[in-house]
RNA sequence: AGGGGUGUAGUUCAAUUUGGUAGAACGGCGGUCUCCAAAACCGGAAGUUGGGAGUUCAAGUCUCUUCACCCCUG
Numbered sequence: 001a002g003g004g005g006u007g008u009a010g011u012u013c014a015a016u017u018u019g020g021u022a023g024a025a026c027g028g029c030g031g032u033c034u035c036c037a038a039a040a041c042c043g044g045a046a047g048u049u050g051g052g053a054g055u056u057c058a059a060g061u062c063u064c065u066u067c068a069c070c071c072c073u074g
Stems, first nucleotide, its partner, number of pairs: 001073007010026004020057001029043004050066005
């Protein structure tokens, strides 16, 4: 320099056919239980889907650009 991949909650990851409500587990917080705790059970919370722009009634998903990391070729 050229090509490919990944980026979504604090962490690990989903989100399919055709673009149509952003979810799970763990963690954290609150509660029940307990003499206290752990475990168990219950309930909220937590998101600029790496950044920016475009298309669209509607974008995590399509297009362009850019950043970080990984791989391949030279």
The RNA shown here (transfer RNA) has 74 nucleotides and comes from Blochmannia endosymbiont of Polyrhachis (Hedomyrma) turneri.
A source record names the gene tRNA-Trp-CCA-1-1.
The coordinates come from a structure-prediction model, not an experiment, and the mean pLDDT is 80.
Lineage of the source: Bacteria > Pseudomonadati > Enterobacteriaceae > ant, tsetse, mealybug, aphid, etc. endosymbionts > Candidatus Blochmanniella.
Its Rfam family is "tRNA". Rfam classes the family as a transfer RNA.